Small-subunit ribosomal RNA, 3' major domain from an uncultured bacterium, 479 nucleotides, folded computationally. The prediction has a mean pLDDT of 85.
Context: one part of a larger RNA
RNA sequence: UGACGGGGGCCCGCACAAGCGGUGGGGCAUGUGGUUUAAUUCGAUGCAACGCGAAGAACCUUACCUACUCUUGACAUCCUGAAGAGGCAUCAGAGAUGAUGCUGUGCCCGCGAGGGAAUUUAGAGACAGGUGCUGCAUGGCUGUCGUCAGCUCGUGUCGUGAGAUGUUGGGUUAAGUCCCGUAACGAGCGCAACCCUUGUUCAUAGUUGCCAUCAAGUAAAGUUGGGGACUCUAUGGAGACUGCCGGUGAUAAACCGGAGGAAGGUGAGGACGAUGUCAAGUCAUCAUGGCCCUUAUGAGUAGGGCUACACACGUGCUACAAUGGUCAGUACAACGGGCAGCAAAGCUGCGAAGUGGAGCGAACCCUUAAAAGCUGAUCUCAGUCCGGAUUGGAGUCUGCAACUCGACUCCAUGAAGUUGGAAUCGCUAGUAAUCGCGGAUCAGAAUGCCGCGGUGAAUACGUUCUCGGGCCUUGUACA
Numbered sequence: 001u002g003a004c005g006g007g008g009g010c011c012c013g014c015a016c017a018a019g020c021g022g023u024g025g026g027g028c029a030u031g032u033g034g035u036u037u038a039a040u041u042c043g044a045u046g047c048a049a050c051g052c053g054a055a056g057a058a059c060c061u062u063a064c065c066u067a068c069u070c071u072u073g074a075c076a077u078c079c080u081g082a083a084g085a086g087g088c089a090u091c092a093g094a095g096a097u098g099a100u101g102c103u104g105u106g107c108c109c110g111c112g113a114g115g116g117a118a119u120u121u122a123g124a125g126a127c128a129g130g131u132g133c134u135g136c137a138u139g140g141c142u143g144u145c146g147u148c149a150g151c152u153c154g155u156g157u158c159g160u161g162a163g164a165u166g167u168u169g170g171g172u173u174a175a176g177u178c179c180c181g182u183a184a185c186g187a188g189c190g191c192a193a194c195c196c197u198u199g200u201u202c203a204u205a206g207u208u209g210c211c212a213u214c215a216a217g218u219a220a221a222g223u224u225g226g227g228g229a230c231u232c233u234a235u236g237g238a239g240a241c242u243g244c245c246g247g248u249g250a251u252a253a254a255c256c257g258g259a260g261g262a263a264g265g266u267g268a269g270g271a272c273g274a275u276g277u278c279a280a281g282u283c284a285u286c287a288u289g290g291c292c293c294u295u296a297u298g299a300g301u302a303g304g305g306c307u308a309c310a311c312a313c314g315u316g317c318u319a320c321a322a323u324g325g326u327c328a329g330u331a332c333a334a335c336g337g338g339c340a341g342c343a344a345a346g347c348u349g350c351g352a353a354g355u356g357g358a359g360c361g362a363a364c365c366c367u368u369a370a371a372a373g374c375u376g377a378u379c380u381c382a383g384u385c386c387g388g389a390u391u392g393g394a395g396u397c398u399g400c401a402a403c404u405c406g407a408c409u410c411c412a413u414g415a416a417g418u419u420g421g422a423a424u425c426g427c428u429a430g431u432a433a434u435c436g437c438g439g440a441u442c443a444g445a446a447u448g449c450c451g452c453g454g455u456g457a458a459u460a461c462g463u464u465c466u467c468g469g470g471c472c473u474u475g476u477a478c479a
Stems, first nucleotide, its partner, number of pairs: 001479002003476003007473007015463002019427005026318008034309002042053002064304007073127001077126002079123005086103007107116003129293002132291003138287002140282003143278001145276001150189006156165003169180003195270004200238007210227002214225003241264001244258005320420001324379007336367003341360002346355003386417001391412007433455007
């Protein structure tokens, strides 16, 4: 000087407390461990691994296994020889592949012979190739403490020196934020601001958006003429700064209350992550040193596996019902996506869906039914008209192909489950809870992920305690 302390002081955080809802019990989905297996590819392992890499394993993917194959190779450059390249078909085979046949003579230079470019093929070797090992050789990227308020430097001063000071102290702040004091004076990286979204308003612009007024029109409808008022869209401004008033305070910084205001003291949310820590994670995104393989640890193909299943754990979905289930009627969104696409009306089917193909590269058309809600009816506390697992049958769709191993529909079946032990998690406001909608990936395949809006709470006395963190101080058999 740090680190540590079941030392002290001050302070903060959904850390506790106060509340609301869960997990832990059931069924299923998904990931992991374990076990099994020819293989169940590999990685991730306290917080900070476990719906994680994977924004989507039937084949492919795919790295694994088995079998069949190749050896200058699936891919790149160089040399030599040959041939246009290419296209089509038949046979054998699981296919890779092998054999055979047909067709075809291109581009540039050149009269031609021939040469060149590109491509294919044969051969020789230099080499290719490796998702093989090492993340404890590395770059890059990332997690984490932590959006915590810290981490440092120059000069000066003090100290023999390591170092100290500054950065401590008194206040204050979300903040090393600011003020005052001060052997320090300044500065840098962080904080904040600048950026994006959202909340108010003005100007401009009105089509595909809008419809107050006027007219037309209809069963109804911005449907039509028209209009820029409003909504909205999207560009530029305005607006919030403790600016104003009162009080407290050291006359400071600031804090408390108030006014005006759409918004008040960082308005709300996002992006943004200092010096460093964990030899944290990743050699399987990529790059890369070293090592290793080179008729194989490389490459191709088919089938299988990654989907196994006495079990254990994590994360979710769905329930156990009446604030509910079922049936009928009826209302209101936002973000998005669409041409190998979204697909309307109509018709067929109980339905998944089929048919159809208008319109739309989209403020125009489609996706598009929003759901919870509201109104009415029924069920009356039951393992039930709760719950939907499982299983049988029949189908739809995608796709060469749904057996291993897809999603969905209909009929039948109708399991466990009556609110969950110890323990444990999230959340402070348009939040939790609850309800539906969209997107990426994607032929098909979400209860996951990322977004969107609808309805919309309770509680916070407080900082004694638990956990984590910051500053000062103190002790130390620690470095």